[in-house]
Molecule: FMN riboswitch aptamer (RFN element)
Organism: Rhizobium sophorae
RNA sequence: UUCUGUUCUCAGGGCGGGGUGAAACUCCCCACCGGCGGUAAGGGUUUCGGCCUGAGCCCGCGAGCGCCUCCUUCCGCGCCCAUGCGGAGGAAGGGUCAGCAGAUCCGGUGCGAUUCCGGAGCCGACGGUUAAAGUCCGGAUGAAAGAGAAUGAGU
Numbered sequence: 001u002u003c004u005g006u007u008c009u010c011a012g013g014g015c016g017g018g019g020u021g022a023a024a025c026u027c028c029c030c031a032c033c034g035g036c037g038g039u040a041a042g043g044g045u046u047u048c049g050g051c052c053u054g055a056g057c058c059c060g061c062g063a064g065c066g067c068c069u070c071c072u073u074c075c076g077c078g079c080c081c082a083u084g085c086g087g088a089g090g091a092a093g094g095g096u097c098a099g100c101a102g103a104u105c106c107g108g109u110g111c112g113a114u115u116c117c118g119g120a121g122c123c124g125a126c127g128g129u130u131a132a133a134g135u136c137c138g139g140a141u142g143a144a145a146g147a148g149a150a151u152g153a154g155u
Stems, first nucleotide, its partner, number of pairs: 002154001004152007016030004031135002033124002035061004042053004056122002064100002066097001067094003071090007104120005126138003
């Protein structure tokens, strides 16, 4: 330097004020928040090689729902019985597989910016709830994109 194992650790923020109401952190007005990798002209630092930092809405990824596989319980159809088909519930696995599934423009600078500067916008799983939730409660002391460390092997 390259390739490849094992183990461990870590890995998400946010409703403050007012209004209406029997009731709202769920509606309305004003607020608040932004996971991981990539890209990078800004910022910081420099021994001038570089290093650190820099996008919610540019390209990807993740959890959730869904989907698929398998097991299982109950119900219905069917049957001599079994197999089978359909529906509902539970458990395990797959991990992007159909899908939900997301959201940005204008001006400035410049060779170059959807990333910088200025301005104005927009987006946010599922279930629950005296009333509709990105911010409350729950699955979740979970899972995980990935980040780091330790240790082993070969060239």